[in-house]
RNA sequence: GAAGCUGGCCAGACGGUCGCUGGCGGGUGUUCAGCCUGCCAGAGGAAAGUCCGGGCUCCACAGAGCAGGGUGCUGGGUAACGCCCAGGCGCCGCAAGGCGACGAACAGGGCCACAGAGACGAGUCUCGCCGGACUUGGCGUGGCGCGAGAGCGCCGCGCCGAUGUCCGGUGAGGGUGAAACGCGGCAACCUCCACCCGGAGCAACACCAAAUAGGCGGACUAUGACGCGGCUCGCCGAGUCCGCGGGUAGGUGGCUUGAGCCCUGGGGCGACUCAGGGCCCAGAGGAAUGACUGUCCACGACAGAACCCGGCUUAUCGGCCAGCUUCACUU
Numbered sequence: 001g002a003a004g005c006u007g008g009c010c011a012g013a014c015g016g017u018c019g020c021u022g023g024c025g026g027g028u029g030u031u032c033a034g035c036c037u038g039c040c041a042g043a044g045g046a047a048a049g050u051c052c053g054g055g056c057u058c059c060a061c062a063g064a065g066c067a068g069g070g071u072g073c074u075g076g077g078u079a080a081c082g083c084c085c086a087g088g089c090g091c092c093g094c095a096a097g098g099c100g101a102c103g104a105a106c107a108g109g110g111c112c113a114c115a116g117a118g119a120c121g122a123g124u125c126u127c128g129c130c131g132g133a134c135u136u137g138g139c140g141u142g143g144c145g146c147g148a149g150a151g152c153g154c155c156g157c158g159c160c161g162a163u164g165u166c167c168g169g170u171g172a173g174g175g176u177g178a179a180a181c182g183c184g185g186c187a188a189c190c191u192c193c194a195c196c197c198g199g200a201g202c203a204a205c206a207c208c209a210a211a212u213a214g215g216c217g218g219a220c221u222a223u224g225a226c227g228c229g230g231c232u233c234g235c236c237g238a239g240u241c242c243g244c245g246g247g248u249a250g251g252u253g254g255c256u257u258g259a260g261c262c263c264u265g266g267g268g269c270g271a272c273u274c275a276g277g278g279c280c281c282a283g284a285g286g287a288a289u290g291a292c293u294g295u296c297c298a299c300g301a302c303a304g305a306a307c308c309c310g311g312c313u314u315a316u317c318g319g320c321c322a323g324c325u326u327c328a329c330u331u
Stems, first nucleotide, its partner, number of pairs: 001327010012296007020042009044302001048313002051311005056201004068197005073087005088102001089100004103192002108190002110186003120182002125174002127171008136161011205253004215244006227235002260279008297300001
């Protein structure tokens, strides 16, 4: 210098004006509400997918088992996990490193594409060899028939050989295939084994609490209540009034101090943990975090909280830092 590997970090910068949300003040206002005003704070590394794990809330719950779901090398970390760390093994890479559901296939069932005769049931497609049967050829021989004869024909037996067919045996043969019979392979198929798991979720849940209509209790009322603007008369003709309680609309809490962040020191290979010190870092809820604008640059990606937290996964312009590997060159 080039090409890589691992871990961590940043996510245009600095301003101005006007808004929005929250907190703490000041003033005004009758204490509330409201209004004016000052200061401070105001999205992310993924806030996302909602895939795992937990906190929290309500409901259920003696114990055990069944069903159902999940996890799966060994040890550790953690509140917990399917996450993380370390080690083993396997695969990939020259390497730094990366990836892996990685228990059990003599408990049982199931499956094994294509090709191949055959894919776990057993069993022979083809080829070679061996044996047997049938067919057939040659030679020898016996008998019979024909013929004057040479010889020919038919039947039987023996030996040898060949082709074909069939049957049986044999071979670590050939061929197909990831695998060809070997206690084969597959459990991200059922299953077995071990371990774990109650359900629903902040629209949880708790509190305050209208109008209307039910409910309960009390009072008055056909001896006429109530109503007809106050009273009397008159009219009308069956409910009226009060209290309580549940629940709805609406409001409030839950709501952000938390398995929190930073620094230093100790323990541990590490994940992580302990101690001390410091810090407060959105809390909306028909839902704020915006609009306009100035200067500069390398011209700016993916994307936005909604109870909280730990993970995983996915998306992401560009850039920075540290450690390490391989190659080339120089000294």
Predicted 3D model of a 331-nucleotide RNA (Bacterial RNase P class A) from a Burkholderiales bacterium. Rfam family: Bacterial RNase P class A. From the family's description: Ribonuclease P (RNase P) is a ubiquitous endoribonuclease, found in archaea, bacteria and eukarya as well as chloroplasts and mitochondria. The source organism's lineage runs through Bacteria, Pseudomonadati, Pseudomonadota, Betaproteobacteria and Burkholderiales. It is recorded under the gene name rnpB. The prediction has a mean pLDDT of 78.